This is a predicted structure of a 97-nucleotide RNA (Bacterial small signal recognition particle RNA) from a Candidatus Sumerlaeia bacterium.
A source record names the gene ffs.
Its Rfam family is "Bacterial small signal recognition particle RNA". The family's RNA type in Rfam is non-coding RNA gene. Rfam's curators write: The signal recognition particle (SRP) is a universally conserved ribonucleoprotein involved in the co-translational targeting of proteins to membranes. A reference for the family is Rosenblad et al. (2003), "SRPDB: Signal Recognition Particle Database", Nucleic Acids Res. Gene Ontology terms of the family: SRP-dependent cotranslational protein targeting to membrane, signal sequence recognition and signal recognition particle, plasma membrane targeting.
The model forms 96% of the base pairs in the Rfam consensus.
The coordinates come from a structure-prediction model, not an experiment, and the mean pLDDT is 77.

RNA sequence: GGCUGGACACGGCGCGACGAAUUGGGACGAACCUGGUCAGAUUCGAAAGAAAGCAGCCAUAAGUUUUUUGUUCGGGUGUGCCUGUUGUCCGGCCUCC
Numbered sequence: 001g002g003c004u005g006g007a008c009a010c011g012g013c014g015c016g017a018c019g020a021a022u023u024g025g026g027a028c029g030a031a032c033c034u035g036g037u038c039a040g041a042u043u044c045g046a047a048a049g050a051a052a053g054c055a056g057c058c059a060u061a062a063g064u065u066u067u068u069u070g071u072u073c074g075g076g077u078g079u080g081c082c083u084g085u086u087g088u089c090c091g092g093c094c095u096c097c
Stems, first nucleotide, its partner, number of pairs: 001094008009085002011082006018074005024067005034059004042051003
């Protein structure tokens, strides 16, 4: 000097765990100021009937909670891979002086 092996560091990629955001699913969710249905009561009507409509019930908004389906992101994360690196360290072979 050439070739080459290994460990580590870093980089990249894959898979996973964790966390965050968002999305999807579930549950809850409004005295009135949301919707529906509106007992009773009220109003109108001679009546038939009609009107508005509280409570209740149903649904839902904001929101709360749960889940983790999908997506994205994160790093003092686990692991595998790389003809990655002018990186660090330890070797092997050949060759030259």